[in-house]
RNA sequence: GCAAAUGUAAAUUAAUGGUAAAUUCAUUGCCUUCCAAGCAAUUUAUAUGAGUUCAAUUCUCAUCAUUUGCA
Numbered sequence: 001g002c003a004a005a006u007g008u009a010a011a012u013u014a015a016u017g018g019u020a021a022a023u024u025c026a027u028u029g030c031c032u033u034c035c036a037a038g039c040a041a042u043u044u045a046u047a048u049g050a051g052u053u054c055a056a057u058u059c060u061c062a063u064c065a066u067u068u069g070c071a
Base pairs, nucleotide, nucleotide: 001070002069003068004067005066006065007064010024011023012022013021018054026042027041028040029039030038047063048062049061050060051059
């Protein structure tokens, strides 16, 4: 330099174009003599910018980041 893949919460994964789910972590409360375990609740997200569409995590384009391969 060229090509390809991936990008969702603090972490790991979901979501046929129909309005973002779950587990773990964290915080609070209940239970417990205390701790652990258990139960309940709460907070934190679609890489960025355009386009198509009534509607985009999903489809298209560009950029950015990471990874892989070739040279």

Predicted 3D model of a 71-nucleotide RNA (transfer RNA) from Cryptomonas curvata. Rfam family: tRNA. Rfam classes the family as a transfer RNA. Its family is annotated with triplet codon-amino acid adaptor activity in the Gene Ontology. The source organism's lineage runs through Eukaryota, Cryptophyceae, Cryptomonadales, Cryptomonadaceae and Cryptomonas. Model confidence (mean pLDDT): 80 of 100.